[in-house]
Molecule: transfer RNA
Organism: Candidatus Woesearchaeota archaeon
Parts: sequence; structure tokens; C1' cells
RNA sequence: GGGGACGUAGCUCAGCCUGGGAGAGCGCUGCGCUGAAGACGCAGGUGUCACGGAUUCAAAUUCCGUCGUCCCCA
Repeated sequence: GGGGACGUAGCUCAGCCUGGGAGAGCGCUGCGCUGAAGACGCAGGUGUCACGGAUUCAAAUUCCGUCGUCCCCA
């Protein structure tokens, strides 16, 4: 230098193909329970969907560019 994959909650990830409500598990906080703790039960999502732009009535999702991580080629 060329090509590809990935980037969504504190962590691990789904959702993208087929545009319309942002979610799951774990963790965390509060309460119940307990002498106390764990387990269990109840309540709580706290987010620039990496960033910028475009298309569209509407974008995590489509298109273009940029950044970062990883892999392949040279």
C1' cells in the first nucleotide's frame, strides 16, 4: 500500500439479511428474607447503537467517508 471482519448498557452479546417499540444474560443499586452473609423473591436500563455526512415521512439497520481493534496479501 491492497482486501476482509468487527465496534450496541459496567462485561459478554442478540437485533442489521427484510428500515418503524433499543433489548437478553451476568454484574450493580435499593427493599424483603437472615443474628449476619449467601441463595431466593420484588423493583430499578443508567445507552451519542465508534464518529461525520447522505438517502428516507422514519436509520442500530441502506449508501459514502473517517477513526479504532483483529486477520489475510504485498